The RNA shown here (transfer RNA) has 74 nucleotides and comes from uncultured Mailhella sp. The sequence was found in a public genome assembly. Its Rfam family is "tRNA". Rfam classes the family as a transfer RNA.
[in-house]
RNA sequence: GUCCUCAUCGUCUAGCCGGCCCAGGACAGCGGCCUUUCACGCCGUCAACGGGGGUUCAAAUCCCCCUGAGGACG
Numbered sequence: 001g002u003c004c005u006c007a008u009c010g011u012c013u014a015g016c017c018g019g020c021c022c023a024g025g026a027c028a029g030c031g032g033c034c035u036u037u038c039a040c041g042c043c044g045u046c047a048a049c050g051g052g053g054g055u056u057c058a059a060a061u062c063c064c065c066c067u068g069a070g071g072a073c074g
Stems, first nucleotide, its partner, number of pairs: 001073007010027004019057001029045005050066005
């Protein structure tokens, strides 16, 4: 330098051939119930689409550029 893959709550991850509601789940955190207390269990809560632009009635999802990470070739 060329090409390929990836980027979503604090962490891991689903959704990604466009359309449900508030983007779902697990763990963690917080509050409560239970318990003599802790743990377990149960209930609730918290929090996310890397940045910009485009297409569209509608974009996490499609297209372009950028950023970052990983890989292949030279």